[in-house]
The part of an RNA shown here (large-subunit ribosomal RNA, domain VI) has 250 nucleotides and comes from Mucilaginibacter sp. X4EP1.
The sequence was found in a public genome assembly.
The prediction has a mean pLDDT of 87.
Context: one part of a larger RNA
RNA sequence: CGCAGGAAGUUUGAGUGGGGCUGACCUUAGUACGAGAGGACCGGGUUGGACGAACCACUGGUGAAUCUGUUAUGGCGCCAGCUGUAUUGCAGAGUAGCUACGUUCGGAAUAGAUAAGCGCUGAAAGCAUCUAAGUGCGAAACUAGCCACGAGAUGAGACUUCCAUUGAGGGUCGUAGCAGACUACUACGUUGAUAGGUUACAGGUAUAAAGAUGGUGACAUCAUAGCCGAGUAAUACUAAUCGCCCGAAG
Numbered sequence: 001c002g003c004a005g006g007a008a009g010u011u012u013g014a015g016u017g018g019g020g021c022u023g024a025c026c027u028u029a030g031u032a033c034g035a036g037a038g039g040a041c042c043g044g045g046u047u048g049g050a051c052g053a054a055c056c057a058c059u060g061g062u063g064a065a066u067c068u069g070u071u072a073u074g075g076c077g078c079c080a081g082c083u084g085u086a087u088u089g090c091a092g093a094g095u096a097g098c099u100a101c102g103u104u105c106g107g108a109a110u111a112g113a114u115a116a117g118c119g120c121u122g123a124a125a126g127c128a129u130c131u132a133a134g135u136g137c138g139a140a141a142c143u144a145g146c147c148a149c150g151a152g153a154u155g156a157g158a159c160u161u162c163c164a165u166u167g168a169g170g171g172u173c174g175u176a177g178c179a180g181a182c183u184a185c186u187a188c189g190u191u192g193a194u195a196g197g198u199u200a201c202a203g204g205u206a207u208a209a210a211g212a213u214g215g216u217g218a219c220a221u222c223a224u225a226g227c228c229g230a231g232u233a234a235u236a237c238u239a240a241u242c243g244c245c246c247g248a249a250g
Base pairs, nucleotide, nucleotide: 001152005163006162007161008160009159010158011157015149016148017147018146021049022048023047024046025045026044027043033038051106052105053104054103055102059100060099061098062097066093067092068091069090070089071086072085073084074083075082076081110144111143112142117137118136119135120134169246170245171244172243173189174188175187176186177185194239195238196237197235198234199233200232201231203228204227205226211222212221213220214219
């Protein structure tokens, strides 16, 4: 921009893409078959490999704005306590998120029409013949079935509701996100829990400082404290103000 009024929502599915892998074991059954040796089809079940998708409850990884320990050196006048730099100084842990080494799931069943092949009936050709007329089975291939996209499918579809300048709806702007390069998308904007803050809890570190007591002292105890990023809730304290723009017969 189009889809001959303008919108919001829900859809149909022409069409397109993805997927389709495979082993071993148990059973049927030491059965059928076979002199024996050996040893099934068909059917049922279990468990793997590779591949793929989703997810983070578990197990791990990461986690340079979390906590702790600690070395050298500088600063805050000194002690104490903090703090800068040294690869994040080094080291030990680690929430959320993201992840695999973790967890769950998938390939199918089934139907249709078939290939090679196997048939039935059956003439030409009194026989025979699956084929000429007719008719049946038959494969990971094909068409559906499963998953995703999908009306620019210009063949532009359908349904529901709303609106007619007293304005349906959209945008701008702001607070954000499970979204994200930007844009877009999604949530919210005081008739408000959208983010921050605060409080509570979860979770992580590991027992802060000051003080008292014990010890010559290092240090220990009183004491699960103190501190804390992303998590879960509650709470209008802060910020989402007021507005403005577009908008339906050429």